Model confidence (mean pLDDT): 81 of 100. A computed fold for a 94-nucleotide RNA from Gordonibacter sp. 28C, annotated as Glycine riboswitch aptamer. The sequence is in RNAcentral, with records from Rfam. NCBI's taxonomy places the organism under Bacteria, Coriobacteriia, Eggerthellales, Eggerthellaceae, Gordonibacter.
[in-house]
RNA sequence: GGGGCCUCUGGAGAAUCCCGUUCACGGGUGCCGAAGGGGCAAGGCGGCCGAAUGGCCCGCUGAAACUCUCAGGCAAAAGGACAGAGCAAAGCUG
Numbered sequence: 001g002g003g004g005c006c007u008c009u010g011g012a013g014a015a016u017c018c019c020g021u022u023c024a025c026g027g028g029u030g031c032c033g034a035a036g037g038g039g040c041a042a043g044g045c046g047g048c049c050g051a052a053u054g055g056c057c058c059g060c061u062g063a064a065a066c067u068c069u070c071a072g073g074c075a076a077a078a079g080g081a082c083a084g085a086g087c088a089a090a091g092c093u094g
Stems, first nucleotide, its partner, number of pairs: 006086005015029001017028004030074003036070001037068003043061004047056003
């Protein structure tokens, strides 16, 4: 110096859905993406072919706010990727 944890602040989206019921649960449909999680491009490495420039619907690696919607979520609350700030007081000077 940087990062993580932590503290404070900001922080989107989508049914306060329907049915049943032994009242705390069960079932159903639609939907959201910004906890978490999964997937992939270029490129890189390798393999194979070729005299060579190179070629291959081959393998590995490989990012996201993209994408999937497993998980989670769909009034408020909580959560929330990400972002900002993170000794204090007094005095003096500008």